[in-house]
Molecule: small-subunit ribosomal RNA
Organism: uncultured bacterium
RNA sequence: UUAGAGUUUGAUCCUGGCUCAGGACGAACCCUUGCGGCGUGCCUAACACAUGCAAGUCGAGCGGAGGUAUAUACGAAGAAGUUUUCGGACGGAAUUGUAUAUACUUUAGCGGCGGACGGGUGAGUAACGCGUGAGCAACCUGCCUUUCACAGGGGGAUAAGGCGGCGAAAGCCGCUCUAAUACCGCAUGAGACCACGGUGAUGAUAUUACAGGGGUCAAAGGAGCACUCCGGUGAAAGAUGGGCUCGCGUCCGAUUAGGUAGUUGGUGGGGUAAUGGCCCACCAAGCCCGUGAUCGGCAGCCGGCCUGAGAGGGUGAACGGCCACAUUGGAACUGAGACACGGUCCAAACUCCUACGGGAGGCAGCAGUGGGGAAUAUUGGGCAAUGGGGGGAACCCUGACCCAGCAACGCCGCGUGAGGGAAGAAGGUUUUCGGAUUGUAAACCUCUGUUCUUGGGGAAGAGUGAAAGACGGUACCCAAGGAGGAAGCCCCGGCUAACUACGUGCCAGCAGCCGCGGUAAUACGUAGGGGGCGAGCGUUGUCCGGAAUGAUUGGGCGUAAAGGGCGCGUAGGCGGCUUUGCAAGUCAGUAGUGGAAGUCCAUUUUUCAAGGAUGGAAGUGCUACAGAAGCUGCGGAGCUUGAGUGCAGGAGAGGUUAUCGGAAUUCCCGGUGUAGCGGUGAAAUGCGUAGAGAUCGGGAGGAACACCAGUGGCGAAGGCGGGUAACUGGACUGCAACUGACGCUGAGGCGCGAAAGUGUGGGGAGCAAACAGAAGUAGCUACCCUGGCAGUCCACACUGUAAACGAUGAAUGCUAGGUGUAGGAGGUAUCGACCCCUUCUGUGCCGCAGUAAACACAGUAAGCAUUCCGCCUGGGGAGUACGGUCGCAAGAUUAAAACUCAAAGGAAUUGACGGGGGCCCGCACAAGCAGCGGAGCAUGUGGUUUAAUUCGAAGCAACGCGAAGAACCUUACCCGGGCUCGAACGGUGCAUGAAUAUACGAGAGAUUGUAUAGUCCUUCGGGACAUGUAUCGAGGUGCUGCAUGGUUGUCGUCAGCUCGUGCCGUGAGGUGUCGGCUUAAGUGCCAUAACGAGCGCAACCCUUGUCAUUAGUUGCCAUCAGGUCAAGCUGGGGACUUUAAUGAGACUGCCACCGUAAGGUGUGAGGAAGGGGGGGAUGACGUCAAAUCAGCACGGCCCUUAUGUCCGGGGCGACACACGUGUUACAAUGGGAGGUACAGAGGGCAGCUAUCCGGUGACGGAAUGCUAAUCUCCAAAACCUUUCUCAGUUCGGAUUGGAGUCUGCAACUCGACUCCAUGAAGGUGGAUUCGCUAGUAAUCGCGCAUCAGCCAUGGCGCGGUGAAUACGUUCCCGGGCCUUGCACAAAGCGCCCGUCA
Repeated sequence: UUAGAGUUUGAUCCUGGCUCAGGACGAACCCUUGCGGCGUGCCUAACACAUGCAAGUCGAGCGGAGGUAUAUACGAAGAAGUUUUCGGACGGAAUUGUAUAUACUUUAGCGGCGGACGGGUGAGUAACGCGUGAGCAACCUGCCUUUCACAGGGGGAUAAGGCGGCGAAAGCCGCUCUAAUACCGCAUGAGACCACGGUGAUGAUAUUACAGGGGUCAAAGGAGCACUCCGGUGAAAGAUGGGCUCGCGUCCGAUUAGGUAGUUGGUGGGGUAAUGGCCCACCAAGCCCGUGAUCGGCAGCCGGCCUGAGAGGGUGAACGGCCACAUUGGAACUGAGACACGGUCCAAACUCCUACGGGAGGCAGCAGUGGGGAAUAUUGGGCAAUGGGGGGAACCCUGACCCAGCAACGCCGCGUGAGGGAAGAAGGUUUUCGGAUUGUAAACCUCUGUUCUUGGGGAAGAGUGAAAGACGGUACCCAAGGAGGAAGCCCCGGCUAACUACGUGCCAGCAGCCGCGGUAAUACGUAGGGGGCGAGCGUUGUCCGGAAUGAUUGGGCGUAAAGGGCGCGUAGGCGGCUUUGCAAGUCAGUAGUGGAAGUCCAUUUUUCAAGGAUGGAAGUGCUACAGAAGCUGCGGAGCUUGAGUGCAGGAGAGGUUAUCGGAAUUCCCGGUGUAGCGGUGAAAUGCGUAGAGAUCGGGAGGAACACCAGUGGCGAAGGCGGGUAACUGGACUGCAACUGACGCUGAGGCGCGAAAGUGUGGGGAGCAAACAGAAGUAGCUACCCUGGCAGUCCACACUGUAAACGAUGAAUGCUAGGUGUAGGAGGUAUCGACCCCUUCUGUGCCGCAGUAAACACAGUAAGCAUUCCGCCUGGGGAGUACGGUCGCAAGAUUAAAACUCAAAGGAAUUGACGGGGGCCCGCACAAGCAGCGGAGCAUGUGGUUUAAUUCGAAGCAACGCGAAGAACCUUACCCGGGCUCGAACGGUGCAUGAAUAUACGAGAGAUUGUAUAGUCCUUCGGGACAUGUAUCGAGGUGCUGCAUGGUUGUCGUCAGCUCGUGCCGUGAGGUGUCGGCUUAAGUGCCAUAACGAGCGCAACCCUUGUCAUUAGUUGCCAUCAGGUCAAGCUGGGGACUUUAAUGAGACUGCCACCGUAAGGUGUGAGGAAGGGGGGGAUGACGUCAAAUCAGCACGGCCCUUAUGUCCGGGGCGACACACGUGUUACAAUGGGAGGUACAGAGGGCAGCUAUCCGGUGACGGAAUGCUAAUCUCCAAAACCUUUCUCAGUUCGGAUUGGAGUCUGCAACUCGACUCCAUGAAGGUGGAUUCGCUAGUAAUCGCGCAUCAGCCAUGGCGCGGUGAAUACGUUCCCGGGCCUUGCACAAAGCGCCCGUCA
């Protein structure tokens, strides 16, 4: 002392990138800003700089030049006073000039010390520059400390000054005077140095000690009465500071691989304080480099700082050490020290002055200015402290420093109030209208005084003899006043703490990633509320972290990115057993060093904290010394198991060369022979009557080697296949004679290396890129066909790449088994063969442990370990560009970046899909029947038109659909006329008394006017009711079916869809539900890591078919009786039919066969019915954002004298067209006429209507029955008779004319029906397409709903007559199950590539 999250998918696991949460900053920007402490503040232009200041000091080194004071001398002038002959004299003060002396003082110059420190900056520098540790026997060191010795005597100059001169200035020149602690000889020499020889010590080049003689070398004085003090000279030592050398460490690029002539070394010299090619002369030819030289790029280095668990990574502001630089470049002088930031000289650029001749300057010192920039402060105070220079000292100087100013730039601290206070005020927001929330928050009450304001007091920092404080009247203390002056910023979709309303409507905008926004946005903007931090908060930038995402700690390479195509082998790395020595690595010990500051710990101090102080730890490092010897290493001696040799064997498409062989294709020649051949899915091009193809014989030539042949063999890989011979490589087995670790791997290097391709020369049968033609196609530079040049073959040379793959580098050892196959050896059995067993080598399959994301691998590892090499680090750009190398070329190899995306990817899962496979089903096809598509009409739709042609429905699954009834109404549309509490309804307040009915009038009507009639209850307040008015609710077929409920369609009455527990899998998921058989069925049986269960299936329900029982009216009538023209008409009856209730019946139960069973089959029996008897109702989990806001309901939005509502008229009925659904036909299986039967199910009082009368008829009139098993609507086809005779007709009936009937307020737009007349298209319908498997299709009529009537040929039902066909499942369509592939998942109407815009 180690934290993760979001994002690839329908979901999953993995790989992998991107992004976020943390910390930090010399920061900047936006918004905001009360106080204090401590720090920090040009990162850019080493860009240019106005102005001021930043290095001087010493008069106790010197000569001058001044100033002041005093004294003296000589003058000038001469006061008071005294005296006077009144002319003057004496007197000498203050003042003053000159000179001298003394004291004090100033300082231009000479001289000394200091300007080499302090301060700034990081341009340069990849270097002994820096860091660390050593060394100098190769060195220097002013001032300082200690010690020894000394200071004698002389000399010549010079600045300043004076005089003269030049110049605008800066400055300079000449003559002349002068001093010194300035300068120079001489003397002295303890001593130092130089050369010489001698003795001794040390491991050495050499150094050193001692004594000797020889040579060279010193000095300065000043202050003071003096003691004394400060200096001077020589020498030795110390301290401090420096110089030089060396070990190790110190960025990126190999698309920089070779560099170097003073270069490397030597000898001799020069130079330096000192070593050295530092420099020179000569000699030699070396030196550096894959452990990265040279070159290019970037960069001051470190202590430290930031981050991190650490290892690391990043960084080098402030503080401290070193280095380098001072406008740029060069150079030396002086000096102890410099090649010198505020010194000199030269050159250059720039700026300034100028009298144009010439001069001056260097802020990367402190302030400050301009400029650059996102961006960085005052032209402040003081030497009081600390420190530095000079001086004996006083002192002077010090933009070092100490302080103050500016800046929230950072860290730390404090405050903006505290307690009480519910009518939960008002206001805001929201609301389901009740409320909720803001919120004890405010108001209000009681307090406090940090900060603030005012007043008063007032430091430490100051050592000492005294004085001396910039900060500063500051900190701090006291008092008073007064809640008074002091809160913002960001965020609220997930990550990530925090949600609502409105606005907006893929717009405006947001965004760190994923992503929000297309009318209900918690993601935009605003508001309310909330969350976070707080004098700050966000954003941007940079660094570390998370990232194990470059992996030493700590990753990988079969398929995700990644094993070199293969071998030989150099350097390098690694290496068997025993023994011995050494001690380089290693281990432990001691010593030195690892500066201070910083970090950490402890203590302490600022009221706390930041900050400060003291001590300790740490600093993982380097160096030295003496040790240890297990391991590695090095040396010695041995060993045989690794490796190799030898001997004996057998196997093999191993390689190279030469030669031989047969089959086949093609071609040539000849014979026979005749019309085609060839080719394809089908054809055509092509060949052929000049004789093809076919067949027979002969010949030529090239290439390849059938059978054997085998997940068989050999080879390093590529690869190798007829036979024989020669030459030759390797592996394997057996024996154990020899060598004695000789081994493994292998960067560079060298060699081999399929096919295609290239060069030169041959060869060329077949095949065959390119090319030509023929097809196919909408088209095709393709697939198919006919031809066909290179090439394929040989020799020599080049190329050097492949999915060169086991997508798996080489080597060694270890780790259950089983079973094939190839080569060898051994054992057993009496020799031998076969079999069996053991063993070695190769090559396959299955499989345990283990591994792995999974798939899978598994002694031929992808397991467990070791060694070495190669390679990877998101996708695209791109294996591309540029550069280099190679190549004849094609090209190969090495190999980026800009830009762009948030993924790209692996394995596995579930689905969906496939012109994949298997099994199965369905009027799906096939087999049939009748149709549609052609005609006329009806109806719906599209389109068009219109004032409006209201709206919806849209493949199947919209289109005779919503609509089971559009003339008005309906009605939603259009035009026009009206109303505004409204056409209907509820509540409240006020006013009025009506309401209503009738008549007349206006108007298209809605509406309205007039007249008459008309008033209920009461407790007398009023109430009921109505009207008017006001108000709260109204009303809307206006929008959103993509906000919804409910309902419905469809796949599909298809057989499926799931769950619990268990088991398997890291997981998504799987299993169950799979498999075999069977079924209409996930129906059942068997099997089974599954066992059970649910929703579906089936059954239970209704109806129909048979029978029984019960009951018998309105139904029925066999028997008995009566009766009629006739008739269940009547008595009666319950037998039959029937009605309607309850039951029975059918279960593969029985038989035969097949089958384990389930079950199947049968012209089986029985039965009304036989294997689901027929029909209906019944619709699993779900899919289609399927349909419907116009049936209803409902959220939100919108309209409110209108998008509401009333009325009249019109429209929904339009009509060049197109489509769907129907109907009627086209005729003789028919039409017409006449006659005559037989249903079922329903309906009926504003109704159905018998019957009779009138009318040709629709219908009208009269009249009867029936509220219905009673009466009534009520059949047609069929059947019988007759006519028509194949034609646009006696078919067909559209259209039109005329005349009517009925309904209705009203049939013009726009009803149905009737009669007369008219008599269109149409002669069975192209491609295509629909329905139907039995009481079905087809055909015939009947009824009902809606409804005044009806545009109904529609819909829903009912019965009558009543077929044909099904071999079968190849194909089309739809569906189910299993399996397979997949880059799809919005799921093939998918995905996706290229071109163009």